[in-house]
Context: one part of a larger RNA
RNA sequence: UGACGGGGGCUCACACAAGCGGUGGAGGAUGUUGCUUAAUCCGAAGCAACGCGUAGAACCUUACCCGGGCUUGAACUGCCAGGAUUAGUCUCUUGAAAGAGAGGUGACGCCCUUGGGUGGAACUGGUAGAGGUGUUGCAUGGCUGUCGUCAGCUCGUGUCGUGAGAUGUCGGGCUAAGUCCCUUAACGAGCGAAACCCUUGUCUCUAGUUGCCAGCGGGUUAUGCCGGGCACUCUAGCGAGACUGCCGGUGUUAAACCGGAGGAGGGUGGGGACGACGUCAAGUCAUCAUGGCCCUUACGUCCGGGGCUGCAAACGUCCUACAAUGGCCGGUACAAUGAGCUGCGACACCGCGAGGUGAAGCGAAUCUCUAAAACCGGCCCCAGUUCGGAUUGCAGGCUGAAAUUCGCCUGCAUGAAGUCGGAAUCGCUAGUAAUCGCGUAUCAGCAUGACGCGGUGAAUACGUUCCUGAGCCUUGUACA
Numbered sequence: 001u002g003a004c005g006g007g008g009g010c011u012c013a014c015a016c017a018a019g020c021g022g023u024g025g026a027g028g029a030u031g032u033u034g035c036u037u038a039a040u041c042c043g044a045a046g047c048a049a050c051g052c053g054u055a056g057a058a059c060c061u062u063a064c065c066c067g068g069g070c071u072u073g074a075a076c077u078g079c080c081a082g083g084a085u086u087a088g089u090c091u092c093u094u095g096a097a098a099g100a101g102a103g104g105u106g107a108c109g110c111c112c113u114u115g116g117g118u119g120g121a122a123c124u125g126g127u128a129g130a131g132g133u134g135u136u137g138c139a140u141g142g143c144u145g146u147c148g149u150c151a152g153c154u155c156g157u158g159u160c161g162u163g164a165g166a167u168g169u170c171g172g173g174c175u176a177a178g179u180c181c182c183u184u185a186a187c188g189a190g191c192g193a194a195a196c197c198c199u200u201g202u203c204u205c206u207a208g209u210u211g212c213c214a215g216c217g218g219g220u221u222a223u224g225c226c227g228g229g230c231a232c233u234c235u236a237g238c239g240a241g242a243c244u245g246c247c248g249g250u251g252u253u254a255a256a257c258c259g260g261a262g263g264a265g266g267g268u269g270g271g272g273a274c275g276a277c278g279u280c281a282a283g284u285c286a287u288c289a290u291g292g293c294c295c296u297u298a299c300g301u302c303c304g305g306g307g308c309u310g311c312a313a314a315c316g317u318c319c320u321a322c323a324a325u326g327g328c329c330g331g332u333a334c335a336a337u338g339a340g341c342u343g344c345g346a347c348a349c350c351g352c353g354a355g356g357u358g359a360a361g362c363g364a365a366u367c368u369c370u371a372a373a374a375c376c377g378g379c380c381c382c383a384g385u386u387c388g389g390a391u392u393g394c395a396g397g398c399u400g401a402a403a404u405u406c407g408c409c410u411g412c413a414u415g416a417a418g419u420c421g422g423a424a425u426c427g428c429u430a431g432u433a434a435u436c437g438c439g440u441a442u443c444a445g446c447a448u449g450a451c452g453c454g455g456u457g458a459a460u461a462c463g464u465u466c467c468u469g470a471g472c473c474u475u476g477u478a479c480a
Base pairs, nucleotide, nucleotide: 001480002479003477004476005475007474008473009472010471011470012469013468015464016463019428020427021426022425023424026320027319028318029317030316031315032314033313034311035310042053043052064306065305066304067303068302069301070300077128078127079126080125081124082123088105089104090103091102092101093100094099108119109118110117111116112115131295132294134293135292136291140289141288142284143283144282145280147278152191153190154189155188156187157186158167159166160165171182172181173180197272198271199270200269202240203239205237206236207235208234211230216227217226218225243266246260247259248258249257250256322421326380327379328378329377330376331375338369339368340367343362344361347358348357349356350355387418392413393412394411395410396409397408398407434456435455436454437453438452439451440450
């Protein structure tokens, strides 16, 4: 100087408490361990691995296994040689395919031109080399997680100390903050915090192939449907607006705090992006790049099939429930984000349905995908039920060469466990939790996952003694 303490003081955080909803019990989905296997590819391992890499394993992907092939190779560059018997293209044999073999036809540039010569690319042979998801993340770059959006981490000059170092950065207040003020052997500065950026909340202006009968006219069973118009909504661009600016109080005349006015919004308005010096030899050689080492008729590469989906068991994360604030039936409203041409597909018809057939419109503020909880009416009457839907059988649909291993969906039948879950444990402070549906990426098909979107919409916070983590000061130490 640090680190540590079942030392002390001060302070903070959904850390506890107060509250709401869960997990742990059931069934299922998914990841992991283990076991099994020819293979069940590899990585991730307390928090910070385990719906993680994987934004989508039937083939492909694919790295694994079995089998069949290739050997300058699937892709790349250079050099040497070959030569129209070449490239390309067509056919045949063999084969599961890859591949192997055979035959036919047969190009291009330049020079002379019956034809010949020559050359580049391609091709063939050879060679230097390719290739490797082989190994080392403890050789590395890059990227990332984490402490932690915690308030810290440092420097120059000066001063003090023999020195390591100290001071500044301490103290008194204040703040979300090393934020600011005062004091002060310190005076300044930098990286962080804040601000600048995006989004959301209000308004003005600009602009109207969306919106509107708002005001006028026309038309319809009806609809901005038409003429017409940018008022409003909206869209998307420039601006305005919030700064403790104003008032009162407290305070040291300070910083600031409390209350108030005005205001759409009030004290960083809400949310996001943004992550200091560093820590964990944290993670990644399988995104990529890369040193060393290793393989080179194989640890490279192509193909067929299988596996990654295997199931005594254990764990994590979720979904659906156990019902009456509910289930079922009928009726009837209201979104936003986004996406769309091998696409979204209205509408009509067929089908109980998944879906099928025809097909308008739309490369989209114009067309389409497009709501559910809620509300209204009815049935159920507390039961393993009109709860719950696992499992299984049969019959179908869709995608795709191909759904057996191994996809999703529909109908009928079947109806399992489950009556609120031990010890323990998680999330959340407001448009949040809870609950309801919708969209998108990936994608032929496949979503209970991920990332977004809107609808409905709470309870509680006395407080900081305790648990956990963190910051500052101080103290002890046989630790570094």

About this RNA:
Small-subunit ribosomal RNA, 3' major domain from an uncultured bacterium, 480 nucleotides, folded computationally. Rfam family: Bacterial small subunit ribosomal RNA. The coordinates come from a structure-prediction model, not an experiment, and the mean pLDDT is 83.